[in-house]
Context: one part of a larger RNA
This record gives sequence, C1' cells and structure tokens, in this order.
RNA sequence: CGUAUGGGGAAUGCCUAGGCUCUCAGAGGCGAUGAAGGACGUGGUAAGCUGCGAUAAGCUGCGGGGAUUGGUUAACACAAAUUGAUCCGCAGAUUUCCGAAUGGGGCAACCCACUUUAGUGAAGCUAAAGUAUCUUUAAUUAUAAUAAAGAAGCAAACCCAGAGAACUGAAACAUCUAAGUAUCUGGAGGAAGAGAAAACAAUAGUGAUUUCGUAAGUAGCGGCGAGCGAACGCGAAAGAGCCCAAACCAUAGCCGUUUCGGCGGUUAUGGGGUUGUAGGACUGGCAUAAUUCACCUAUAAGAGAACUCAAAUUACUCUGCAGAAAGGUAAGCCAUAGAAGGUGAUAGCCCUGUCGAGGUAAUCUGAUAGGUGAAAGUCAGUAUCCUGAGUAGGUUGGAACAGGAGAAAUUCCGACUGAAUCUGCCAGCACCAUCUGGUAAGGCUAAAUACUACUGAGAGACCGAUAGUGAACUAGUACCGUAAGGGAAAGGUGAAAAGAACCCUGAAUAAGGGAGUUAAAAGACCUGAAACCAUACGCUU
Repeated sequence: CGUAUGGGGAAUGCCUAGGCUCUCAGAGGCGAUGAAGGACGUGGUAAGCUGCGAUAAGCUGCGGGGAUUGGUUAACACAAAUUGAUCCGCAGAUUUCCGAAUGGGGCAACCCACUUUAGUGAAGCUAAAGUAUCUUUAAUUAUAAUAAAGAAGCAAACCCAGAGAACUGAAACAUCUAAGUAUCUGGAGGAAGAGAAAACAAUAGUGAUUUCGUAAGUAGCGGCGAGCGAACGCGAAAGAGCCCAAACCAUAGCCGUUUCGGCGGUUAUGGGGUUGUAGGACUGGCAUAAUUCACCUAUAAGAGAACUCAAAUUACUCUGCAGAAAGGUAAGCCAUAGAAGGUGAUAGCCCUGUCGAGGUAAUCUGAUAGGUGAAAGUCAGUAUCCUGAGUAGGUUGGAACAGGAGAAAUUCCGACUGAAUCUGCCAGCACCAUCUGGUAAGGCUAAAUACUACUGAGAGACCGAUAGUGAACUAGUACCGUAAGGGAAAGGUGAAAAGAACCCUGAAUAAGGGAGUUAAAAGACCUGAAACCAUACGCUU
C1' cells in the first nucleotide's frame, strides 16, 4: 500500500407528528359580575405536561351518541357503565391566593385592620358582607360627608394625534438626505382618519370623501449636488347625503321701567330655519297626505351545534427470493361520491369519509301584520331683519404643502394688530383689472381602503430534523447572567411487544453463550457513508 472481516461514527436515503407563505370565510376584543398572566393546590399510587379549583383530570340541566371507561399512562389496585357511562355540543354552578388589585401595608401569591351581622351571654376567637382613588350627576347649607353611574388594567398588527433622533447618502461636510423613519407618549375602532366645495378648471366643463391604475419619474423643488417629487385630466372600485347657530314666534324664571294696560333686557326651553340660479325670516295666497325612517309586539319562515343517512368486488395466488395484497392476472360494479386519510406494500367498490340529503337547542337574520313615535310643502312680493368676530386679513417668527423664502399663492401655529355684512366676502400660485368659480370663521355621515394576536375550511414548481419557527420531543424548557437579557441540545424497533420463557458460564440483577419470537434481530433498536482504530493475509523497501 492492497484485500477481507470487524469496531467506531452518524453522513446519506426514506418518513413526518412540526413549521413557513398565502387564499376564502368568521371574529375583531377581554376586564371591578375582578381580565391578561401567574402562585399554590387538586389523582388510590403522581415528578413533569394537560385539565380543573377546597364541589378541584371535576358538579348540574338539556341535546347528541351507543359500548366501553377512569388524560399523557403501560402495569398493579379499586371502581363506573345498556336504570345509557366515558365522549361530543349548548347553557349553567363552583372558581383558593396574587395580579388594574381597589380596606391599610408589603420583599407579588404574604402580613395587619375597621364597620355591620351571626355563632353568642362573653372574647387578644371564627364566619359572611362591606370599607381604595378619580370623574360626572343628584339632593343638601358652601366644604365635608352621602347616593347613583362611569373610568382604570391587558391585548398581534392596522389607525389618529403629541414629542422626535442618529448611523447613513452626498464618495469629506455644514443646507440637504436618512425621515417626520426608528423610538417614546396619549387616544379610538372593527376599521380609523377624511367627507358633502369660501373645491377644481379655463371661456369648455366637472360636481363630497376614500382607494387603485394612468398621467409620470412628467411639471417642479434642489450646496439646481446627492436626491426629493406632485396635480389637472382620463379609466376603475364604491356611492348618500344631512343636522345646527342666527333672524322671527311662544312659554317660564330673573332684572329694569310703568300712566299698572303694558314695554324693554337677560337666561332657559320649545317652534322656526339651513343656502349661492343666493337662501331664510317677514307679508299675502294655495295645499295639508301619499310616502319614508326608528322602536316594540306577534306570526309563520330562513340560517344555525354536537350529530344522522349515505352507492359499488370477487376469483386465482403469478410476484413479493420464507410475513402481510391494496401489487399482478381474469372477469365485474358504483359514480351529483375517482377529495383525503387509514387498513400488515400501491384500495373509487374493506374502514373513516366524500357527493348529495337530513337535523334542531342557544343564538342570529331579514319578511309580513299590528301598535307607538318621528320626518315632510308651494306661488308671489322684496321695504326691513338674519346668514358662524378678537374671526378673515395684515406685520413678524416658525411649520405643513412635491415646492429648501423664493416673484411664493394656499393651509396651520406663537406674538402684535385687526375688517366687511349680500351694492357683502373668498379663490383662480406675487400684485391689479376683467371674467369665472364658490359662500369661511359650527357639527354628523355608510361603502369602496388598512391589518390579523384569534377561529374554521383550503392551497403551495415552500422546508423535511445542522432544514423549517428559537422550539416536530417536559421549549422560551434546561442552562448562563446581580440584572436588563441571552438561550440550547434532543424525532424514527416492529405489521403486531410477539420487548427474548428456559438452560449454561459467572460472585452477579454485569457480561457472554445457547434456546426461543419475527419476514428480518430490526434487541432498545430504520438505513448505517467517510475520517479514525484493530485483526488476518498478501505485496513493496
């Protein structure tokens, strides 16, 4: 060095109980009626996990179901069950202690109280109930005290608002960028926000908001660097519009005034009224109910849990190199069912299912009928009144707008100022004129849109145990760290335990040799590569 046989080791192959990424549907919250999350208990025996709570792997009712059952968990022991258990669904009961934790305290799961009631006649006793704070409302006499209602805390992302970086890029760096991002804080909903033109547009028109495609990497902005980056319009999704304030009228309270007839002011409530072709009040005339919406009740329906019914195959034994047929051969059958999984190898016809059909409780939905309540005009006149004020606008300092102060319109905020009132006012990117569009300084509003901690169904030119989640297994476990925090390894006997009776060697319950099981020892295990080690033989120097 080669060959052979072993050891060693755990790659590879096959597998999947778990993951990953999506789709559709549901749900979009839980909590002082004590949550989320825990501590401690709880079993005949019981360490972990799971379940549960001193009624403690459970109690009750109703429904389903029909033979086994006492989770993981086998054995042992003891029990339960056709007088219907276990199990499944719905609704209840119980639910220690901590935790917002709320009687006070505290080093969470512990300590110590007060009031009332009861044991009870008594207590350095026991039991039950109550006793935190804040906000609003009520009555009260102002506080205090009292009563009632509400809030608090948790939760994955989505949403709105307040505060708001740096690394980085600019090949350095300061304006700029990253970015209004990360992060912190507050708040809400199943969505949120926005929203019915003081809008766009351009001589033509559109007609609330939102989202998508395009316009377009265009117009622009920019140490005109790096970079940032619209809108109109067009095409789609979806579509829905409304209510106050005021003028005017009425009632009530209070105040003022009075020639006691009233009048005026103010507050509260009700009617009225809501817009740009201006509208409304007001004055006069005409009309006065078809309809729409909300709530309640009843009716018969529909949806809706566990669950129920659910078609159709036999023979041979060829192969499987000693098991097993669903494989092979031959001949059939069902199909609104040839989805899938299982069964000793690959099964439409063996099992569970599947297509299709049925079933009703809690609960939900809309329809019909009845009842109650609410809402609703038109014409003409145009003298007078009303139409959101410390507002709009201005100056100044900032911010948002694609737009960095620029010729800088528009929007928002601080300071100082500060109009007009329909013959009014605002906008159309400085400003002015003409023209055009609109009607600010009050409010509400579904859908189209965003997201997925959670539930169900399904999919994958996704992974297959060093992969896929960190976690296929007692995994956020063991372990590490004072702590914040960090954070593993670890899957596979076999169809079935049939898990090796019995014998021998041995000190032996070690180990080995027989024997036996099995298709095979596959023997605590599938397969079992290489490195490395040993033995035997051979070759070479």
Model confidence (mean pLDDT): 82 of 100. Large-subunit ribosomal RNA, domain I from Globobulimina sp., 541 nucleotides, folded computationally. The source organism's lineage runs through Eukaryota, Sar, Foraminifera, Buliminacea and Globobulimina. RNAcentral holds the full RNA, with entries from SILVA.